């Protein structure tokens, strides 16, 4: 001093889906119906001898479904650390 498919930290963007029905001890818990998927979890193709093998695909366990609030996969930003170079 510029670099990464790199790690954390920190603000900032950040979508779905029922103002369901009953009950209760009541801004919730629970029980049924009905949904969403971008926490996380599973699951797989090419490919391949075997093992491995992805994701915003698929499943919906788990979480979620007025509005706000937390939460969000991801993306850029600023910082540190690591990494290899000038």
């Nucleotide at each position: 001093c510029g670099g990464c498919g790199g790690u954390c930290g920190c603000a900032g963007g950040g979508a779905g889906a029922g103002c369901g029905u009953g009950a209760c001890a009541a801004u919730g818990u629970c029980a049924c119906c009905g949904c969403c998927g971008a926490a996380g979890g599973c699951g797989c193709a090419a490919u391949a001898c075997c093992c491995g093998g992805a994701a915003c695909c698929g499943c919906u366990c788990a979480g979620g479904c007025a509005a706000a609030a937390c939460g969000a996969a991801c993306c850029g930003g600023c910082g540190a650390c690591g990494c290899a170079g000038g």
A computed fold for an 86-nucleotide RNA from a Pseudomonadota bacterium, annotated as Glycine riboswitch aptamer. Its mean pLDDT, the model's own confidence on a scale to 100, is 84.